Context: one part of a larger RNA
RNA sequence: UGGUGUUGAAGGAACUCGGCAAAUUGCCCUCGUAACUUCGGGAGAAGAGGGCCCUGCGUGUGCGCAAGCGCAUGCGGGGGGCACAGACCAGGGGGUAGCGACUGUUUAUCAAAAACACAGGGCUCUGCGAAGCCGCACAAGGCGACGUAUAGGGUCUGACGCCUGCCCGGUGCCGGAAGGUUAAAGGGAGAUGUGCAAGCAUUGAACUGAAGCCCCGGUAAACGGCGGCCGUAACUAUAACGGUCCUAAGGUAGCGAAAUUCCUUGUCGGGUAAGUUCCGACCUGCACGAAUGGCGUAACGACUUCCCCGCUGUCUCCAGCACCAACCCAGCGAAAUUGAACUCUCCGUGAAGAUGCGGAGUUCCCGCGGUCAGACGGAAAGACCCUAUGAACCUUUACUGCAGCUUUGCACUGGUGCCAGGGAUUACAUGUGUAGCAUAGGUGGGACCCUUUGAAGCCGCGGCGCCAGCCGUGGUGGAGGGAUCAGUGAAAUACCACCCUUGUGUUCUCUGGCUUCUAACUCCGUCCCGUUUCCGGGACGAGGACCCUGCAUGGCGGGCAGUUUGACUGGGGCGGUCGCCUCCCAAACGGUAACGGAGGCGCGCGAUGGCAGGCUCAGGACGGUCGGAAAUCGUCCGGUGAGUGCAAUGGCAUAAGCCUGCCUGACUGCGAGACGUACAUGUCGAGCAGAGACGAAAGUCGGCCAUAGUGAUCCGGUGGUUCCACGUGGACGGGCCAUCGCUCAACGGAUAAAAGGUACUCUAGGGAUAACAGGCUGAUGACUCCCAAGCGUCCACAGCGACGGAGUCGUUUGGCACCUCGAUGUCGGCUCAUCACAUCCUGGGGGUGGAGCAGCUCCCAAGGGUUCGGCUGUUCGCCGAUUAAAGUGGUACGUGAGCUGGGUUCAGAACGUCGUGAGACAGUUCGGUCCCUAUCUGCCGCGGGUGUUGGAAUAUUGAGAGGAUCUGUCCCCAGUACGAGAGGACCGGGAUGGACGCACCUCUGGUGUACCGGUUGUGGCGCCAGCCGCAUCGCCGGGUAGCUAAAGUGCGGACCAGAUAAACGCUGAAAGCAUCUAAGCGUGAAACUGACCUCAAAACAUGUAUUCCCUGAAGAGCCGUCACAGACCAUGACGUUGAUAGGAGGCAUGUGGAAGCGCGGUAACGCGUGAAGCUGAGCCUUACUAAUCGCUCGUACGAGC
Repeated sequence: UGGUGUUGAAGGAACUCGGCAAAUUGCCCUCGUAACUUCGGGAGAAGAGGGCCCUGCGUGUGCGCAAGCGCAUGCGGGGGGCACAGACCAGGGGGUAGCGACUGUUUAUCAAAAACACAGGGCUCUGCGAAGCCGCACAAGGCGACGUAUAGGGUCUGACGCCUGCCCGGUGCCGGAAGGUUAAAGGGAGAUGUGCAAGCAUUGAACUGAAGCCCCGGUAAACGGCGGCCGUAACUAUAACGGUCCUAAGGUAGCGAAAUUCCUUGUCGGGUAAGUUCCGACCUGCACGAAUGGCGUAACGACUUCCCCGCUGUCUCCAGCACCAACCCAGCGAAAUUGAACUCUCCGUGAAGAUGCGGAGUUCCCGCGGUCAGACGGAAAGACCCUAUGAACCUUUACUGCAGCUUUGCACUGGUGCCAGGGAUUACAUGUGUAGCAUAGGUGGGACCCUUUGAAGCCGCGGCGCCAGCCGUGGUGGAGGGAUCAGUGAAAUACCACCCUUGUGUUCUCUGGCUUCUAACUCCGUCCCGUUUCCGGGACGAGGACCCUGCAUGGCGGGCAGUUUGACUGGGGCGGUCGCCUCCCAAACGGUAACGGAGGCGCGCGAUGGCAGGCUCAGGACGGUCGGAAAUCGUCCGGUGAGUGCAAUGGCAUAAGCCUGCCUGACUGCGAGACGUACAUGUCGAGCAGAGACGAAAGUCGGCCAUAGUGAUCCGGUGGUUCCACGUGGACGGGCCAUCGCUCAACGGAUAAAAGGUACUCUAGGGAUAACAGGCUGAUGACUCCCAAGCGUCCACAGCGACGGAGUCGUUUGGCACCUCGAUGUCGGCUCAUCACAUCCUGGGGGUGGAGCAGCUCCCAAGGGUUCGGCUGUUCGCCGAUUAAAGUGGUACGUGAGCUGGGUUCAGAACGUCGUGAGACAGUUCGGUCCCUAUCUGCCGCGGGUGUUGGAAUAUUGAGAGGAUCUGUCCCCAGUACGAGAGGACCGGGAUGGACGCACCUCUGGUGUACCGGUUGUGGCGCCAGCCGCAUCGCCGGGUAGCUAAAGUGCGGACCAGAUAAACGCUGAAAGCAUCUAAGCGUGAAACUGACCUCAAAACAUGUAUUCCCUGAAGAGCCGUCACAGACCAUGACGUUGAUAGGAGGCAUGUGGAAGCGCGGUAACGCGUGAAGCUGAGCCUUACUAAUCGCUCGUACGAGC
C1' cells in the first nucleotide's frame, strides 16, 4: 500500500453517469391492507402487535395393562435481560412512465434485452404417389404422414380490449379461347452458284406456328404509397368558407418534442432551494399512424427512466481492528523484454517533443523499500483512414452463365367418331353501270331446246339478293315455255363446251381441336404366387396415347456461380474534370506545372472554293421630303477604331475585307528538303509527270486568312483490281487500292457484353495519406497600440470611440501534411499538481463626469487564496445558496504502465429517415471484457562503502536547499471627517473567527479479534452445578493501553529590517526658465533579500570547538534481552557493577456484583456473604527466568615539500 472481512461520533446520497457497493428488511402467528382489475389478481401490498423462561386451570389427541410418557391448543399468574424468530438461516418497501402481454429462449467465452419464441389473428399454397423439403451423374429412396383441407406447408402479425381508413398508376401474384409481337419446326414464292442438261448445292419472302411479353381485368393482414399555392370573419390572430394546380390516392380513427422532434434545455403546469432528466399538457408531427399493425391495458420483468420512505463509510472525511499478500528469513524457483551501454537537469538544436548533438548547470561509489512523470515503456507487422486494376461474404431491375420450373416440335405413339380451317377434285349454284323485255361473268360452238318422267299460272316453304328479281322444293294446275328474229348495247341471250369470281355440298389430303376405344406406357389399388427390408410375376381393376423420358426450342430464373463496379484529387467521399483549339501564367528562342485566370470546338460552305478584273471600311460633322439618335442621298473629315461563316490570338487596305465574270486544282501519280517529336500520330513544302481552270500574259490553282471541327488496332461491309488460289482448272477464302461502320467523350481506345453493401469482416502495405497530439504558419481568434470623426449639457481622450492603420500572443476555428499507422489510447470526471500573467480577491498607487460610502478606468504587483449544491456524459452553460474572491490560460485540449468508463467509436436490438435491396445516418435509443510483478532516468524514503591525511567521542558554524506566506467579521477612534439629508470613512488600536498547516492524545469521542459481562443453537468435560469448543470476535452491551490525515487539544502565519516597483518627493542642469534625473539624495507594496521553521561540512576550497587515546590503545562491531525505534538495515535502552524483557507482588483502569454456601420462592428467579470476581498492552516494586562465556575490527605519534 492493496485485497477480503469488521466496527464507527454528528450528518444521511451532500457521493456518483447512476444509491455502484454496502447497510436496512428477513421466520411464524394475529390484526390490517389502496388505486386499478381480464374479478383470478394486485397482496407477503403498505402498516401494527405478539414470540424467551417458570407456573395454575382447561380442551383435543397418541402410546401403555398400569404407573405414566408425549403432541397440539385456550384462558390466567409470575420471572430475568440492552435485546427472547437473541447465533446460523432468512423479502427492503412504495409511487410514476416507456417497452414487451405472460412462463420460457438467445450471442458456450464482453450484449439476457425492448431481440427470438409464444397462445391468438390474417393471407396464401396443397385433393394425396399432395404441396413443400432432403437426396443423386440420372435415380432409387426418404421426411411430410402410418396424417387427408377442423389436415399439412409458406408468410406476416403477436395475450386481451377498441379498431384496422384511402390508393391497383408502378412492382408482384391471379385470371383473360380476342388482337399485336415471337423460337425451333412447317412452308416454299423466289434468288444464287455450278452444269449442255437432268440435277446438285446454297440461300430464302409470304403464310402456319406455344409459352412469355404487350394488352384487358382482379388483388394492399401482397411489395408499397397516402400533396402544393393563394385569398377570406366588424381589434388582432386564426380560418368553418372559396379559388387554383397536380396525383393512383392525397394520412381517416387514435396518438404526438414520443425508444420517433433537427431547431430544442420548444412553451405552460407539477415535483426541487435550484430540474438539459422525469411526469402531465399544448401541437409548429424537420421525418407518428393503423397486422413492416394503431391506441389502450390488469398481471408479469436480474429490462430501461424518474421520484419518495427506510437504511447506511457512497460522501462531508476518514479512523481503528482481524486475516491474506506486500516486507524480512529458510527452501524451491518462472515470464514477457533485451542493438550495445560507462543509462543526470535545463536551455537550444535536430525527421519538427534528446540520457546520448551544442552550451550551461548539477553530480563521491553501491544497494534496499516505495512511487509511476519519462524512457514517444511492454504486449499485438493499427481494427480507424487511405492505397491494391488484393480477398471474402452479402444484395439487386450490374454483366454473363447454370440448376430448377415452364412452352412448342419430333420420338416413344396406336384405332374410332365429330367439328373447324387450308389445298385439290368433283357436282351444283353465283354474276344487276347505262340502254335493252331484264340481274348480259368471259370465249367458242350453236338453230334449235325443255315439257304427261307434267309447261304457264296460282298457293306454301327454304336460300340468295343491288329489293328488281333469281334459284330450289312441296302442293295445285293440265299444255305450254324459251331461243332464233326485232331492238338495245362495247358485248345478245335458248342449248352445249371450256373457263373466271363468289358460295354450298361430295371425295381425297394436310393442319388444329374435341370425343371415344385399348394394345404401347403407368399404377406406393385389390387378390394370388415366388421371395421374405427391398423386390419380381400373374389375374382383376384404375388410368391411357396423356403422363414420364430423350433431343431440339423460346421464356421465367440472385436458387446458385464467376466477375465487374475508372482515374485525377492539398486524405478519401460528395462536387468538378478527362480529347482538341486560342490567350495569359511562361521569367524577350522553343518548352514549362497547379482542382491557376479567361473563352471556344465535336461544324459549316458546290460557294463561303479557283482564276481574272474592279472596289474600300467603321465612325463623325454639315446639308437634305415624309424620316425620328439611327433607313436611303450629297459634301467633307476619317489609315483601320470596320470586316474576316463561328472563340481567341497573330494577321490582312498591294488587301486575306467587298463586288462581278468564267470555272471545278475541294485534281491523279509522286515529292528534294525541313519543322516537330520517346514512340505512334502531326505540320510545311519547292519541284517533276499527266489531264485541266482562269488570265492578253507573267502566272496562279493539289479547297477555304492561319491555328479547333477528332479516334490507333482488331473485326466486318461495299466498289475496284494486271495479286494468291492446298493435284489441275475454276470457285471458296484472302491480299492490295478506294471507301463505310465507334460521344471506344474515362477521347493512346483492357471485353462484343458489368452495379452496389460490409459495423460480421480479412490480407498486404502506407505516417507516400486522413482522424488525436506535437511542429510550421497565424487567415480566423484573443490582447495591445497609433490616428481621432463623433458620444459624453459644455469638453475628442472621466468613461467611450466610427472609418482606417501597426503589432503581440500561440489558448479558438482553420491551412500545411513534417515525426509517429511492425500502434504516440481519444471527451469528461476523480486524484495530484506545476508554470505564465493579459490579476478574480487581498497589497501599493495615478485619474475620475472621486463629497462620503460605493464605483469606473489605468499603472505596479504572481506571496497566498480562489466554495458547496440542482440539471446534463458533458467541457461549457443556466439556476439555488454563499464568499474577500468564486481569475484567464499553458503543461501530449497536464495527469488511463494513477483510478473511472457516463459520452464517443466493434459485434446484439429498436425508432424516425434514406435506399428495390444488402444496408446507411457529426440522428435518437437500451446493452456492451480498460492487461502489465518497474530494468534505466526522475521523485519520496532507508542503508552499506569510501573519502575528509593518526584514531575516536561529543558539541557546533551554515555555503546551499526546502517549508511557511490567505483572509473575514465585530469593537474603539466615531455616528467623528464628509454630507441638505439619507448615509458614512481614511489612518491607528483591539477582539474573535473561517480555511490551511504542524504537533499531540490530558480532555470529548472512534476503534480496541488473548479485558469484563449478557445471551442463542449445538457438541464436550460421566450426570447436576460450573466451565470449555464451534457458529463473522456466533450475536449483543461496555471498554485499558496504543493508534486516531478527528469531530478532540495546543500552536502557527506575525513584528521588524534591507533594497526596490508603480507612484510621490528634495536639490538640479542639459535648455539663464521649467523639470523627481542627466550627477546626487529620499519616501514607497502580501512581490525580492533577511527575519520564522526544517535539512545541511559529500560546502572535496573537505570548516569550527572541546575532550580522550598512543597499541591489540581509545573506540566500534558481532552476540544476547528489548522498544517511546523499525519493512530489512538503521536509531535508541540494557547485558549480573543489571530492572532490558518475561514472571511475580502491589496499584491504576475496565467490567459490574464470580463461584461456593446460606436464606426466600412450587418454580423461573431473587437476596446475602461482597463495590464481589476477573482484569492484554499502563504505573511502581521485585533478580524468580533470560541477557552466559566470548569473538572480530581498529596499531606503533601521524606522507612529502
A computed fold for a 1201-nucleotide part of an RNA from a Pseudomonadota bacterium, annotated as large-subunit ribosomal RNA, half B.
It matches the Rfam family "Bacterial large subunit ribosomal RNA". Its family is annotated with structural constituent of ribosome and ribosome in the Gene Ontology.
Its mean pLDDT, the model's own confidence on a scale to 100, is 85.
The full RNA is in RNAcentral, with records from ENA.
Lineage of the source: Bacteria > Pseudomonadati > Pseudomonadota.